[in-house]
Context: one part of a larger RNA
């Protein structure tokens, strides 16, 4: 734009996609079956692989603005402490978030309709016979469900509730804070009648016990000291920015 008044939400499902695999074991039973050698169907239960699909608790990766350690320089007037640079300089560790080699699935099943090849019943033509000519069953990893997803531009444009009309209403947009959302845009969340993000504090967590100074040692170095430092993580808490407003929108019949 439509969807014939505008909205908020919540569906129904035409119709699309997807998904549909495959072993071993044990019991049934050493039954049936077979002279014996061997050895079933049906049925049940366990566990595996490949795939799928979420997810970070565990086990690892990763973590270029976290901590330390350590080479060479240059620099901060010296020491001491530190910064820069040198693939993140290099090297140990590493949250959070992503992640897979990691966890979890009652994830493939069951179940229901019609069918195929096939097996039948009843049953004439054709006094018998015959699953077929009339009727009627049973029968597959297939076919339609079924199970996930999507989905009313389904123009056949659906239903349900609930809001809203003399002042610009219901609502919606702009603008801001912003997210596990994300290229942009959408989309949630909040916008002072707030905990939206930043800080601040307090925890978890990482790092490994900071500078300085005191003791102790002739020194290395101990020691006071699970210290000092620190991103995303949980939590409190208006300090700081989320001002104030402006626009669209409505007599359909």
């Nucleotide at each position: 734009c439509g969807u014939u008044a505008g909205a908020g939400a919540u569906u129904u499902g035409c119709g699309a996609g997807g998904c549909c695999c495959c072993g071993a074991c044990a019991c049934u039973a050493g039954u049936a079956c077979g002279a014996g050698a061997g050895g079933a169907c049906c049925g049940u239960g366990u566990u595996g692989g490949a795939c799928a699909g979420a997810c970070c608790u565990c086990u690892g990766g990763u973590u270029u603005g976290c901590c330390g350690g350590u080479u060479g320089u240059u620099c901060c007037g010296c020491c001491a402490g530190g910064a820069g640079c040198a693939c993140u300089g290099c090297c140990g560790g590493g949250u959070a978030g992503c992640u897979a080699a990691g966890u979890c699935u009652g994830g493939g099943c069951a179940g229901g309709g019609a069918u195929a090849a096939g097996c039948g019943c009843u049953g004439a033509a054709a006094g018998c016979a015959u699953c077929u000519a009339a009727g009627c069953g049973c029968g597959a990893a297939g076919c339609c469900u079924a199970c996930c997803u999507c989905a009313a531009g389904a123009u056949u444009a659906g239903a349900u509730c609930u809001c809203u009309u003399u002042a610009u209403a219901a609502g919606g947009g702009u603008g801001g804070u912003u997210g596990c959302a994300g290229a942009c845009u959408a989309c949630g969340a909040c916008c002072u009648u707030g905990a939206u993000a930043g800080g601040c504090u307090g925890c978890a967590g990482g790092u490994g016990u900071a500078a300085a100074g005191g003791c102790g040692g002739u020194a290395a170095c101990g020691u006071c000291a699970c210290a000092g430092c620190c991103g995303a993580g949980c939590a409190g808490u208006a300090c700081u920015a989320a001002u104030u407003g402006c626009c669209c929108g409505u007599a359909a019949g």

This is a predicted structure of a 253-nucleotide part of an RNA (large-subunit ribosomal RNA, domain VI) from Proteiniphilum acetatigenes DSM 18083. The full RNA is in RNAcentral, with records from SILVA. The coordinates come from a structure-prediction model, not an experiment, and the mean pLDDT is 85. It matches the Rfam family "Bacterial large subunit ribosomal RNA". Its family is annotated with structural constituent of ribosome and ribosome in the Gene Ontology. Lineage of the source: Bacteria > Bacteroidia > Bacteroidales > Dysgonomonadaceae > Proteiniphilum acetatigenes.